[in-house]
Molecule: RNase P RNA; transfer RNA
Organism: Planctomycetota bacterium
Formats: sequence, structure tokens, C1' cells
RNA sequence: UUAGUAAAUCGCCUUAUCGCUGUUUCGAUUUAUCGGGAUGGAGGAAAGUCCGAACACCGUAGUGCAACAUAGUGGUUAAUGGCCACCAGCCGUGAGGUUAGGAAAAGUGCAACAGAAAGUAUGUACAGGUAAUGCUGUAGUGAAACCAGGUAAACUCUAUGUGGUGCAAUGUCAUGUAUACCAACGUUUGAGGGCGGCACGCUCGAUUGUUGGAGGGUAGGCAGCUAAAGUGUAUUGGUAACAAUAAACUUAGAUAAAUGAUAAGGGCUUUUUUAUUUUUUAAAAUUCAAUUUUCAAAAAAAUAAGAAUGUACAGAAUUCGGCUUAUAGAUUUACUUUAACA
RNA sequence: GGGGAUAUAGCUCAGUUGGGAGAGCGCGUGGAUCGCACCCACGAGGUCGGGGGUUCGAGUCCCCCUAUCUCCACCA
Repeated sequence: UUAGUAAAUCGCCUUAUCGCUGUUUCGAUUUAUCGGGAUGGAGGAAAGUCCGAACACCGUAGUGCAACAUAGUGGUUAAUGGCCACCAGCCGUGAGGUUAGGAAAAGUGCAACAGAAAGUAUGUACAGGUAAUGCUGUAGUGAAACCAGGUAAACUCUAUGUGGUGCAAUGUCAUGUAUACCAACGUUUGAGGGCGGCACGCUCGAUUGUUGGAGGGUAGGCAGCUAAAGUGUAUUGGUAACAAUAAACUUAGAUAAAUGAUAAGGGCUUUUUUAUUUUUUAAAAUUCAAUUUUCAAAAAAAUAAGAAUGUACAGAAUUCGGCUUAUAGAUUUACUUUAACA
Repeated sequence: GGGGAUAUAGCUCAGUUGGGAGAGCGCGUGGAUCGCACCCACGAGGUCGGGGGUUCGAGUCCCCCUAUCUCCACCA
């Protein structure tokens, strides 16, 4: 250096012209538009929506059943099914990787083919043994063969946890309409609602009621909305996840949805041409032999110049913490070995 | 923005306590017919959407992706 393992970081740049969008300011007038200036404008995953929260509303949401989730031990965090450490099993020569890792002595179920036999053993062959008996060993079939067998990513049991709905939450201003018609049920002997799957309980509750079908209308503005469990840096504590302290910084809020296009230059990847240098191999001459020298050729590497090619995955939509998946290419650190080359 | 369902032969679909991959139509070959169709017999055709896991064994159980289809606004 190649090969391999683990972790971390970056993920195109500059200039010009023409645009898009938020904020602010100046001017003009037609008073809600136009023009000019200044200044912000995607990501490591903004993605999948798989977990956990913030926030908002529903009745502060009780009991039972059902359903779902989790499953070694300890720690971490706002919280988690995430993360960290350790133990155990399995995989790898190794660095390391990986685990849905409770219970089969509560019960039910399942095991094709092969095999004598697959779960109360109708006990095969050979050998041994006994008073007698699968009583003992070996063989053979199979993933599994007598042992309180295996299987729970089969039902189930145990322990723990979960109220529901999601910014299309919610508040507010504006606009506009016919609850036409049909069916069922009901008015204190209670229809139905209070977004739970069911029951009980609680609560609201109507003669212009409720539910379903079928129509009618709106298709707008503002708030929620971005300064936060925030970001990177340093120090300290801790094996680590992580925590504390210090000083610094401010970083999109669009609504069918902006963050783009063109041109020039530069960077990087791959391929290729030329030149130079270095190394290795082979051949010839000289020589006792080696060193050395010579010319031509091949291979590898580095540098310089030129040409071509490529420059991924992707795109905020209430906001965070994780996980998972996609990703051209570049960089760094720590390690591994019966590997290869120097 | 938030849910749900589906993917198996060319097409339409079955496939349940996890052990055989199937049906109808279509396609090919042969028969029957003077010939064609109907009809009869035989046959081909499958990475069970993709990848991984559990298991002796996976279309089926679990996880992650992909594609397609579909539902959900508010007012009285």
C1' cells in the first nucleotide's frame, strides 16, 4: 500500500445577467396596486410515517372485558419499543457483528416425507443381561427419538404499560344557503350525543328532535407559525449514552405552495494522449566473480500539460428527540490477520 | 397533511390450524370434420411484487422497501 472491521465529518464553489418568495424601507398614484433600495430563503436524510413527546381540543377521561405493545440486568433521557454499559446464546481466523434473550413442571394444538415408533410408545435389528420385563448398549430414519422431549415471529399464561383525536387540532373575522324530499327511531317508560371496540357507570338531552340516504352553500383572511427540551465551541464529571458550567451566535415560513434558469471560470471522480522522473524484469558487452556501463523493449508508480466524461440521493408544509430506508463521491481516526506486495 | 386495502400463470381469481403451487379463459400439439367453429385428449407456461429474519421447512408468521387503488374539508 492492498484486503477487512468499527466510528466520525463533508456532500460542490465563485462571478455576471434574468427571475421566484418572506421582512423592512422610500416613492408614485388608481388606496391596493406598481416601481426602486436593503436584507433573509431547504436537508443529512426535509423521505417513510415506524416509535416517543411538546402543543391543542374532547367529559380531568371511573370499573370490567376485549385489543395492542414491550420482555436478560443496570443506567440515560422531557419521553420511548430509542441510546449506552455489562452478562448469556449464535456467527466470524480476528478487529467485531447479531439476538422478538420471561414461561413448555397450567392447559390446548402442531410435526409433511422417512422411520418399528413423532408423544398415554401396540418398542425394529444385532449384542448383552434377568426369575421376569425396553432391563442395558449399539445401529438405522429424521430438524427432533425417552427426557417432566421440541415448538410460544402457534393459541395461551405471567409481569409491565397504553383514555381518544391530530395543526384538515383549535380560536377568530368574513362570505353564502333550502336541511326540498325519502326512511328509521324517539320526547322523562329517554331517540341520540359527549370522536374510545363492547358493557356498566357518569353526563347533556328534544314536540322546528336525532340518525342515515339525498340535496343546498362556502372553497377566503388572520392567529396557531417558528428563539427553541435551539446551534456549534471550550472546560469539568462519567467506561459510555449523557449531564453541568462558561462565553458566543440567530438560522425559511410558502399555501398549490418560493429557494430557479442561462453563460463563463474553478474544484473533484473516471477514462485516455503526450512528456519527464523513479523502480522492477529481461538481453548483450566487459570481468575469475560481483560492482559498473550500454542500447532497445515491457510493466508499475508519481508529477506536469491537453482532451473527453460524470458531479449522487433528494425537496421544508405545527414543532422537536429517535429509528428505518435512499445516497455519485471525498476526508479523517482507531483497529484486525496463519492473507498479498515492498 | 392523516388513514385503509391490494400485489399468485398472458388475463380474471382460489389457496387457514405453515409440508402438493392450483382453477377458468387464452396459447401449443394431436384427434374428430370435405373444411372452419363447437367438441375430445395431451402439453407448455410461475424468482407467489422486491429484500431480510423466525422455523427442519414460508405464497402463508414477523420486519423493511416498491408499485397501484381508495377514503377523510368546513357551514346550517